Predicted 3D model of a 128-nucleotide part of an RNA (small-subunit ribosomal RNA, 3' minor domain) from Candidatus Calescibacterium nevadense OTU 1.
Context: one part of a larger RNA
RNA sequence: CACCGCCCGUCACGCCAUGGAAGUCACUUGCACAGGAAAUCCCCAAAAGGGACGAAUGUGUGAGUGGCGACUGGGGCGAAGUCGUAACAAGGUACCCCUACCGGAAGGUGGGGGUGGAUCACCUCCUU
Numbered sequence: 001c002a003c004c005g006c007c008c009g010u011c012a013c014g015c016c017a018u019g020g021a022a023g024u025c026a027c028u029u030g031c032a033c034a035g036g037a038a039a040u041c042c043c044c045a046a047a048a049g050g051g052a053c054g055a056a057u058g059u060g061u062g063a064g065u066g067g068c069g070a071c072u073g074g075g076g077c078g079a080a081g082u083c084g085u086a087a088c089a090a091g092g093u094a095c096c097c098c099u100a101c102c103g104g105a106a107g108g109u110g111g112g113g114g115u116g117g118a119u120c121a122c123c124u125c126c127u128u
Base pairs, nucleotide, nucleotide: 003091005088008084009083011081013078014077015076016075018073019072020071023068024067025066026065027064028063029062030061031060032059033058034057040052041051042050043049094115095114096113097112098111099110100109101108102107
């Protein structure tokens, strides 16, 4: 390799991570109640016995973390796929921002705002 340029979005294909999701599994943990081992302590002169404390465990209920999850949402990446052509030169309706509505998609239309708009005319200022 310079308009036979550049470039936007939908759609299709592949890979990757990720959000939502009826649920499901595991772990951690709070509370209430039940439960009452061993040691210790109390009553008893002592034993027996009784009591206090109270672990395991059970029931109910709540919180947190992680895995999986039909289906679903977008995202990233990927030489030569599809549809159009929105932007870049006044990109052929100047563009952009906010907002509402609408549309296969880029986007379109209305309202408000910016010039970081080309062109033409005029005015002011600066430089030569």
It was read from a public genome assembly. It matches the Rfam family "Bacterial small subunit ribosomal RNA". Its family is annotated with structural constituent of ribosome and ribosome in the Gene Ontology.